[in-house]
Molecule: c-di-GMP-I riboswitch aptamer
Organism: Tepidibacillus decaturensis
RNA sequence: UGUCGAUAAUGGCAAACUUAUCGAAAGAUAAGGACGCAAAACCGUGGGUCUAAGGGAUUUUCUAUCCUAUGACUGCCUGGCUGCCGAA
Numbered sequence: 001u002g003u004c005g006a007u008a009a010u011g012g013c014a015a016a017c018u019u020a021u022c023g024a025a026a027g028a029u030a031a032g033g034a035c036g037c038a039a040a041a042c043c044g045u046g047g048g049u050c051u052a053a054g055g056g057a058u059u060u061u062c063u064a065u066c067c068u069a070u071g072a073c074u075g076c077c078u079g080g081c082u083g084c085c086g087a088a
Base pairs, nucleotide, nucleotide: 004086005085012037013036017032018031019030020029021028022027035075042080043079046077047076048073049072050071054068055067056066057065058064
């Protein structure tokens, strides 16, 4: 120094769940709480997944079904970018 990551050290983040709020939903935020994480910091490139308000189609009507992100997830993978420490 890093294309590396230890029975090291200083620390950091916070899954599920509960409560409250927002949202059509997916989900997000805050508090509590810790399953875990060497980037589980930040961004959102390419994929993937979730939802379907609105739009469209089917249906004689009611109703129901199907398709579709402009919505969402990054602690799904990948990509970009930055940081602490220094055993092997």